[in-house]
RNA sequence: GCAGGUGUAGUGUAGCGGUAACACGCUUCCUUCCCAAGGAAGAAACCAAGGGUUCGAAUCCCUUUACCUGCU
Numbered sequence: 001g002c003a004g005g006u007g008u009a010g011u012g013u014a015g016c017g018g019u020a021a022c023a024c025g026c027u028u029c030c031u032u033c034c035c036a037a038g039g040a041a042g043a044a045a046c047c048a049a050g051g052g053u054u055c056g057a058a059u060c061c062c063u064u065u066a067c068c069u070g071c072u
Stems, first nucleotide, its partner, number of pairs: 001071007010024004018055001026042005048064005
């Protein structure tokens, strides 16, 4: 330099055009003498960045960026 892939709550992952889900973690409450375990409720991501298509984009297209893999 060329090609492909990945980027989504604190962490790990889902989500193939219509209000972003699950697990762990976190906060509060219940249970307990306390802890752990268990139960209930809650907060937290506008989806790597910019632009385009569309009534509507995490999703489709283009560019950029970080990382990974292969080729040279």
Transfer RNA from a Candidatus Kuenenbacteria bacterium, 72 nucleotides, folded computationally. RNAcentral holds the sequence, with entries from ENA. The source organism's lineage runs through Bacteria, Bacteria candidate phyla and Candidatus Kueneniibacteriota. Its mean pLDDT, the model's own confidence on a scale to 100, is 83. Rfam family: tRNA. It is annotated as a transfer RNA.